[in-house]
Molecule: SAM riboswitch aptamer (S box leader)
Organism: Lentibacillus lipolyticus
RNA sequence: UUCUUAUCAAGAGAGAGGGAGGGACUGACCCGUUGAACUCUCGGCAACCAGCCUGAUACUGCAACAGCAUAUCAGGCCCGGUGCCAAUUUCAGAGGAUUGCAUUUGUCAAUCCGAAGAUGAGGA
Numbered sequence: 001u002u003c004u005u006a007u008c009a010a011g012a013g014a015g016a017g018g019g020a021g022g023g024a025c026u027g028a029c030c031c032g033u034u035g036a037a038c039u040c041u042c043g044g045c046a047a048c049c050a051g052c053c054u055g056a057u058a059c060u061g062c063a064a065c066a067g068c069a070u071a072u073c074a075g076g077c078c079c080g081g082u083g084c085c086a087a088u089u090u091c092a093g094a095g096g097a098u099u100g101c102a103u104u105u106g107u108c109a110a111u112c113c114g115a116a117g118a119u120g121a122g123g124a
Stems, first nucleotide, its partner, number of pairs: 001124008013042005021031003025093004043085003048081002051077008060069003089116001095113006
């Protein structure tokens, strides 16, 4: 960089340095000198991966009726690897479906799918 897959309406900030920008992109709308990006320190959230524990299930395996192992599912803990700590992924955004209004075409509105993006895990 790219592919696959899961999740994205919840949750969680202070200090020091730094100086004007930031919220992916476009538009809107916001945040910012009562101090942005970024760096460091400490703290927190969450539970994707790893680890540990509990329970259930299995034409499973061993073993023998007490167990052990493996797999899946559910739950708990959290010392490890990431991630995250303004606003629903701040809102809308290719394209499609349904409904409503209007109706020549078409346009508008709502909801959903989806697109795009972010993060994890696995692969190239």